[in-house]
Context: one part of a larger RNA
RNA sequence: UGACGGGGGCCCGCACAAGCGGUGGAGCAUGUGGUUUAAUUCGACGCAACGCGAAGAACCUUACCAGCUCUUGACAUGGUCGGUCGGUUUCCAGAGAUGGAUUCCUCCUAGCAAUAGGCCGAUACACAGGUGCUGCAUGGCUGUCGUCAGCUCGUGUCGUGAGAUGUUGGGUUAAGUCCCGCAACGAGCGCAACCCUCGCCAUUAGUUGCCAUCAUUAAGUUGGGCACUCUAGUGGGACUGCCGGUGAUAAGCCGGAGGAAGGUGGGGAUGACGUCAAGUCAUCAUGGCCCUUACGGGCUGGGCUACACACGUGCUACAAUGGCGGUGACAGUGGGCAGCAACUCAGCAAUGGGGAGCUAAUCUCAAAAAGCCGUCUCAGUUCGGAUUGGGCUCUGCAACUCGAGCCCAUGAAGUUGGAAUCGCUAGUAAUCGCGGAUCAGCACGCCGCGGUGAAUACGUUCCCGGGCCUUGUACA
Numbered sequence: 001u002g003a004c005g006g007g008g009g010c011c012c013g014c015a016c017a018a019g020c021g022g023u024g025g026a027g028c029a030u031g032u033g034g035u036u037u038a039a040u041u042c043g044a045c046g047c048a049a050c051g052c053g054a055a056g057a058a059c060c061u062u063a064c065c066a067g068c069u070c071u072u073g074a075c076a077u078g079g080u081c082g083g084u085c086g087g088u089u090u091c092c093a094g095a096g097a098u099g100g101a102u103u104c105c106u107c108c109u110a111g112c113a114a115u116a117g118g119c120c121g122a123u124a125c126a127c128a129g130g131u132g133c134u135g136c137a138u139g140g141c142u143g144u145c146g147u148c149a150g151c152u153c154g155u156g157u158c159g160u161g162a163g164a165u166g167u168u169g170g171g172u173u174a175a176g177u178c179c180c181g182c183a184a185c186g187a188g189c190g191c192a193a194c195c196c197u198c199g200c201c202a203u204u205a206g207u208u209g210c211c212a213u214c215a216u217u218a219a220g221u222u223g224g225g226c227a228c229u230c231u232a233g234u235g236g237g238a239c240u241g242c243c244g245g246u247g248a249u250a251a252g253c254c255g256g257a258g259g260a261a262g263g264u265g266g267g268g269a270u271g272a273c274g275u276c277a278a279g280u281c282a283u284c285a286u287g288g289c290c291c292u293u294a295c296g297g298g299c300u301g302g303g304c305u306a307c308a309c310a311c312g313u314g315c316u317a318c319a320a321u322g323g324c325g326g327u328g329a330c331a332g333u334g335g336g337c338a339g340c341a342a343c344u345c346a347g348c349a350a351u352g353g354g355g356a357g358c359u360a361a362u363c364u365c366a367a368a369a370a371g372c373c374g375u376c377u378c379a380g381u382u383c384g385g386a387u388u389g390g391g392c393u394c395u396g397c398a399a400c401u402c403g404a405g406c407c408c409a410u411g412a413a414g415u416u417g418g419a420a421u422c423g424c425u426a427g428u429a430a431u432c433g434c435g436g437a438u439c440a441g442c443a444c445g446c447c448g449c450g451g452u453g454a455a456u457a458c459g460u461u462c463c464c465g466g467g468c469c470u471u472g473u474a475c476a
Stems, first nucleotide, its partner, number of pairs: 001476002003473003007470007015460002019424005026316008034307002042053002064302007073127001077126002079123006086105002090101004108117003129291002132289003138285002140280003143276001145274001150189006156165003169180003195268004200236007209226003214223002239262001242256005318417001322376006334365003339358002343354004383414001388409007430452007
């Protein structure tokens, strides 16, 4: 100087407390461990691994296994030789890769030509190739402490020195934020602000949007209009600016006015010096090592989907604040041409046939759902839907291993969950539906969107984490 203390002081944080809802019990989904397996590819392991890489494993993906098969190679550059590219039809063997035969079209580009270039094949070698190892050789990227308020430097001063001072102290703040004081005076990286978005107003602009007034219509449909809504550009607006109190005449704090908004207005982006030899050689890049008729390449099939069990994360429930039937109103984000599809017909339905419109503020996905009315009357039920049998639909070369959906039947566990444990402070929790990426198909996951909309916070003794000062130390 740090680190640590079941030392002290001060102070924060959904850290506790006060509340609300969960997890832990059940069934299922999903990830992991374990076990199994020819293989169940690999990585991630307290917080900070475990619905994580994977925003989508039937083939492909795919890295794994079995079998078949190739060896200058699927891909790059270079030499020599030959051909002229290339596309296409059919047949044979085969699981296919591949091998063999065959039909037709065309006969590459520049140039007069030589030739040059492109493409294909053969050949030999340099080489290619490796998701093989090392994240403890690395770059890059990322997680975490933590959006915590800290981390440092120059000069000066003090100390033999390591170092100290500044950065400590008195107040204050979300903040090393600001004020005052002070052997310090200044400065940098962080904080804040500048950026995006939501909330108010003005203005510009009115089509595909809107309709107050005037006509018109089944309908903002048409004329008309751009006031309003909205859209999307530009500005304004909030600064403790004003008033009172308090404070040290400071910084600030408390209350009030006005205001759409008030003391950081809400949310986002933004992550200091560093820590964890944290994570990643399987995104990529890369040193070293290793393989080179194989640890490289191709293909078919299988596996990653196994199942006594254990854990994590979720979904659905156990019901009456509910189930079922009926009714019918109100969103916002988004997506759409190998697409979204109105409407119509067939079907109980998934869906199929036809198909207007739409490259979209125009058409469409699209029905929002919780809501309201009726019924059921506390039961393993008109709760719950697992499981299983049967029949279909769709995607796709192909749904056996191993897809999703629909219909009929079946109707399991489950009556609120031990010890323990998680999230959340407001348009939040809870609850309700909607959209998107990935994607042929497949979502209870993820990322977004809006609807309805709470309770509680006395307080900081205690648990956990953190900041500052101080103290002890046989620790570095």